[in-house]
RNA sequence: GAUGAACGCUAGCGGCAGGCUUAAUACAUGCAAGUCGAACGGUAACAUGGGUAGCAAUAUCUGAUGACGAGUGGCAGACGGGUGAGGAACACGUACACAACCUCCCUCUUUUCGGGAAAUAGCCCGGAGAAAUCCGGAUUAAUGUCCCAUAACAUUGCGAAGUGGCAUCACUUUGCAAUUAAAAUUCCGAUGAGAAGAGAUGGGUGUGCGUCUGAUUAGCUAGUUGGUAGGGUAACGGCCUACCAAGGCAAUGAUCAGUAGCUGGUGUGAGAGCACGACCAGCCACACGGACACUGAGAUACGGGUCCGACUCCUACGGGAGGCAGCAGUAAGGAAUAUUGGUCAAUGGAGGCAACUCUGAACCAGCCAUGCCGCGUGCAGGAUGAAGGCGCUCUGCGUUGUAAACUGCUUUUAUCUGGGAAGAAAUCUCCUUUUCUAAGGAAGUUGACGGUACCAGAGGAAUAAGCACCGGCUAACUCCGUGCCAGCAGCCGCGGUAAUACGGAGGGUGCAAGCGUUAUCCGGAUUUACUGGGUUUAAAGGGUGCGUAGGCGGGUUUCCAAGUCAGUGGUGAAAGCUCCGAGCUUAACUCGGAAAUUGCCAUUGAUACUGGAAGUCUUGAAUUCAGUUGAGGUCGGCGGAAUGUGUCGUGUAGUAGUGAAAUACUUAGAUAUGACACAGAACACCAAUUGCGAAGGCAGCUGGCUAAUCUGACAUUGACGCUGAGGCACGAAAGCGUGGGGAUCAAACAGGAUUAGAUACCCUGGUAGUCCACGCCCUAAACGAUGAUCACUAGAAGUUGGCGAUACACUGCCAGCCUCAAAGCGAAAGCAUUAAGUGAUCCACCUGGGGAGUACGACCGCAAGGUUGAAACUCAAAGGAAUUGACGGGGGUCCGCACAAGCGGUGGAGCAUGUGGUUCAAUUCGAUGAUACGCGAGGAACCUUACCUGGGCUAGAAUGUAAUUUGACAGUUCCCGAAAAGGAAUCUUGUAGCAAUACACAGAUUACAAGGUGCUGCAUGGCUGUCGUCAGCUCGUGCCGUGAGGUGUUGGGUUAAGUCCCGCAACGAGCGCAACCCCCAUCUUUAGUUGCCAUCAGGUUAUGCUGGGGACUCUAAAGAAACUGCCUGCGUAAGCAGUGAGGAAGGAGGGGACGACGUCAAGUCAUCACGGCCUUUAUGUCCAGGGCUACACACGUGCUACAAUGGCGAGUACAAUGGGUCGCUACCUGGCAACAGGAUGCCAAUCCCAAAAAGCUCGCCUCAGUUCAGAUUGGAGUCUGCAACUCGACUCCAUGAAGCUGGAAUCGCUAGUAAUCGCAUAUCAGCAAUGAUGCGGUGAAUACGUUCCCGGACCUUGUACACACCGCCCGUCAAGCCAUGGAAGCCGGGUGUACCUGAAGGCGAUAACCGUAAGGAGUCGCUCAAGGUAAAAUCGGUGACUGGGGCU
Repeated sequence: GAUGAACGCUAGCGGCAGGCUUAAUACAUGCAAGUCGAACGGUAACAUGGGUAGCAAUAUCUGAUGACGAGUGGCAGACGGGUGAGGAACACGUACACAACCUCCCUCUUUUCGGGAAAUAGCCCGGAGAAAUCCGGAUUAAUGUCCCAUAACAUUGCGAAGUGGCAUCACUUUGCAAUUAAAAUUCCGAUGAGAAGAGAUGGGUGUGCGUCUGAUUAGCUAGUUGGUAGGGUAACGGCCUACCAAGGCAAUGAUCAGUAGCUGGUGUGAGAGCACGACCAGCCACACGGACACUGAGAUACGGGUCCGACUCCUACGGGAGGCAGCAGUAAGGAAUAUUGGUCAAUGGAGGCAACUCUGAACCAGCCAUGCCGCGUGCAGGAUGAAGGCGCUCUGCGUUGUAAACUGCUUUUAUCUGGGAAGAAAUCUCCUUUUCUAAGGAAGUUGACGGUACCAGAGGAAUAAGCACCGGCUAACUCCGUGCCAGCAGCCGCGGUAAUACGGAGGGUGCAAGCGUUAUCCGGAUUUACUGGGUUUAAAGGGUGCGUAGGCGGGUUUCCAAGUCAGUGGUGAAAGCUCCGAGCUUAACUCGGAAAUUGCCAUUGAUACUGGAAGUCUUGAAUUCAGUUGAGGUCGGCGGAAUGUGUCGUGUAGUAGUGAAAUACUUAGAUAUGACACAGAACACCAAUUGCGAAGGCAGCUGGCUAAUCUGACAUUGACGCUGAGGCACGAAAGCGUGGGGAUCAAACAGGAUUAGAUACCCUGGUAGUCCACGCCCUAAACGAUGAUCACUAGAAGUUGGCGAUACACUGCCAGCCUCAAAGCGAAAGCAUUAAGUGAUCCACCUGGGGAGUACGACCGCAAGGUUGAAACUCAAAGGAAUUGACGGGGGUCCGCACAAGCGGUGGAGCAUGUGGUUCAAUUCGAUGAUACGCGAGGAACCUUACCUGGGCUAGAAUGUAAUUUGACAGUUCCCGAAAAGGAAUCUUGUAGCAAUACACAGAUUACAAGGUGCUGCAUGGCUGUCGUCAGCUCGUGCCGUGAGGUGUUGGGUUAAGUCCCGCAACGAGCGCAACCCCCAUCUUUAGUUGCCAUCAGGUUAUGCUGGGGACUCUAAAGAAACUGCCUGCGUAAGCAGUGAGGAAGGAGGGGACGACGUCAAGUCAUCACGGCCUUUAUGUCCAGGGCUACACACGUGCUACAAUGGCGAGUACAAUGGGUCGCUACCUGGCAACAGGAUGCCAAUCCCAAAAAGCUCGCCUCAGUUCAGAUUGGAGUCUGCAACUCGACUCCAUGAAGCUGGAAUCGCUAGUAAUCGCAUAUCAGCAAUGAUGCGGUGAAUACGUUCCCGGACCUUGUACACACCGCCCGUCAAGCCAUGGAAGCCGGGUGUACCUGAAGGCGAUAACCGUAAGGAGUCGCUCAAGGUAAAAUCGGUGACUGGGGCU
């Protein structure tokens, strides 16, 4: 785009068309083929006339007339109408042919129409039967039937002559013989009948070409193929019969099976094609299924007949009737397809002289949006952009939207009223003309549709819009609801709480009386490729050769004209398509004309090319001669090494084997070694990127036989060539059969190991086999994953064989084998004179993945199996090449307390603390590998607090603004209460101003903003952890690539570093690194208080205490200093090394802050902020009490220990960082002590906390559960605080648990570090702090090194991974579903064969009966539909069970 459509929603009108695609299923009822009295006998009904009876009505008679039931006869029922079952065929289409044919009616020409006869239907009478119908008798007509006459241009037989053609032959003229005709009616005009010829029309027959699928259908055929003779037919013919011959068809697809009416045309497409064959038209076939003939011009006859069969109906059971695939209609089937309508007015048909009759043909109407076409549902103005709806950033804005309202206008359509067609021309009657046919004129008659189309008028916007869609493809976006549910979906896919994808709404888009969906066809699809594809790796080259058919084929000459090209003629029906024009108001539709119909046939030409015929040529091909090369093949002979075995020695304890072992062998003497012997198999070195062969393949030496390549040469043949479906041959290994052989190796098997297991890898053995002969098998990643042949198209280098010359350089040529590379090709990788380039020829093969190289069938095979080779079903991919990452029990390089080397811990104990779990009314919440767990929390008794229980409040506990009001509120006291809350009393402003009042402040009330530690960290911001202080991550321009992308950033060095240097199709740049910042280490300068005190002075028991000083320390500001700068060596350089120099410091001097692009949907909605959702007498808020502190248990992080490098006692020395007025507190007194009572200094370089501790000195302890360790518990206290019960810390006395150095495993640390020792601070009333953050004191050991573990960086490689190895993914098993193969069988279909039986009919034969006869009846034979029987083949369904397959 299309449809004979259907379904869903919707629906105003008209025109034109179409309307059982399924059950060729069954049919009630009505109608669809009759007509003619001008062929006939006649008269049942009707009418007219006449007669008779009767007053009449009426009855009756009369074929006299109009007419006419039934009947005889003629013509028509073979047309028209329906359907598409069958049929793969001369059925159809097209073109020829009939010298092999027929043709009613019609036209023309010639000609004839004389005589006679016997019947029969009807009518009448009788009979049988339920009926249908039938029988008998009498009588009768014809254009019915028969006989006679006449007759040829007819037919047959026998001849003669001529002409023509196309083979049999035909035609013309002509002679003789025989045979065959007729119908009448009549108004006298005519009509009709017979014979012959011609035409027209319609048919019959034959042939060429065209005409679906399957080879998993390869052979078929006995009337078969042909001949002769006969029969039959309108006619040819095996059409039929007899005889004779053995043919005929087939790979260019016979036969068989399946499917199908064919065509003009229709749909689509640029075309070529592909699909279809409704309506209309041509042809065919069929008429309940099957067979058959009759009649006839024509039928093997839709509305005729006979028979068989199935079915239905009637029946008196004896017997009969029927055929809608005609028009309507019914039932059924189905997704689905109409009225039991009108009329013969027109067109057409039959009959008729005609009038006319008949006509479900036809013309009309009805139903149906089934399709095509046309029209309408209004038009113009109209902004306050109304209301309402919807949305939003919500005082408002946007959109619906000029849309509405409102104003003006119009009236198609619908409604009503009025008018109102064309289609009608005829026939018929009358007149005129005309030889006939016929023509002309006049008047009248005829319309189903239909009072329809059309026209006019009336009023009034009045009567008239839906459907689908809005994620992309694909035009059109938001809100709400839902929450992987409900659902959507053509493909991709959407939906798991912010869905433009589901459902609704608003809005929009598209089409519009329709719109969508489904089904089907074509297109897109160059996705079967003729036009117009491919085969190295995506699907696809046969394993290889020889060769048949076939296809294709070198130069040149002549001829032919088959292909080819051109002209002409015929045909190619009409309709349709296209163009032009015309008619309906337009269009659809219809009509006229033209064009087209690409085809077929015939004919006339052309001859370049192809082809055919006849010659000729040598360059393709082959042969010859001379050489040459090689693991080419085959059959023999020979050889040495190795291995194994045997025998005899020598010799002694192991051997062998492995990652390590064991099994195994061995004191019965192995292994080792020597000699000899035997056996079988394979041939080291040479040896190569070598050679040969068609491929498989071929390797010691040598001989025989044999094949081939290559080179050179001229000679010979003269296209002899290439390819090659089928076919034939060869064809590794394994395997099979028979017979040998058997050394090695070695499936199976055994044992030993390994392992979770180990039916494996490893080891020890070991049988088939490996070898030979003969015969099979016939497959391989049979690979160059690349068919064969020919020609052409830059080069470079190597190598093998040969030639040219005398040739070891070298060079040229030919034939091979490799490597690199140009153009070109290719998706790329790559190929590239050995093409995957450019062309030619032939063959083979491919068409998404799986199912499956499976099933079935067939062929081959001894078997194993091979060859050929599907489908159902299922998926939306499978696949190729390349790219970037990630990963690897891949490779290379490098780094890190990563390992190693060390030191100290954890894991065992007790306690502290956090977590899990459990418990509970609640044990609030969060954090969960590394990167949670002394974490948020740098302080849970109340508060905190978010949790629980209970009691209260509701504009609320806080804040702001505005208004009103009061002058208080707060505080204090009392009552109630657990408290909050509630109640009562008391007390009660400030400033300015005389005051009113104003302002400030405070309270109360009202209004507007509440509140939420409720949810979502997977909606977010911000902040943070981690990889990681790892060295990376990118960009611009250029270049390369079809592209993803690459290059730069890789390479060679170097560095802590993508740090720097060199090189380079790259050149630059950015974020990172480093540096700039801070602290510490050295020095200088400046400045000296509260710090310091060397010198000077004063003073004290003593002390920088004082004067003074700035020297020193220190304080805190500014500078200096380090840069591989210098030296030596190495290096191009960057840089590296050095016990180097100098220096306080040396190669980044030591620390800190600082964290690239990004990753983990990492963490946090409970710091804060914020979208959405939820809540509002509660999830908010106030209060009391409780809980967060629970406790069979498990884990993390710590503290204290287990002791002598220690504990205790006494004495004694040296810090730094910090903090302090609701504070730190000297000092004094009391207390054993915590502390208390006094008291002083200090808002701090001034005073205080403050004692530093380890250390050092002295003493005791002496290896014990202790003078270790301190848990636990009892008692007594102190302090803070409203309050220490749940639940604080501290002190004293007493008590004195586990624990004697910690399994597997695991953590930290490389120097002022680890270890160890104390000190301070934040939070804080107090404190569960052993935590955290800082400070200083003492102060080590070790690093060979980078194999390994972990993590990381760069390069490279493989990849089927990309959620990226915590990936992907294979098979069995379990379960469900689906389709399918096999299967004992069972059921069914169609076809063929054989036999039996055999109706009607036909053909043949025939004595009895009928008939004068012709002939008939009957009987017999042959044939034949249906039926039956039998065996087999074939197709399909089903089947317990069973096999695999697919999906989940």

Predicted 3D model of a 1448-nucleotide RNA (small-subunit ribosomal RNA) from an uncultured bacterium. RNAcentral holds the sequence, with entries from ENA and SILVA. The prediction has a mean pLDDT of 83.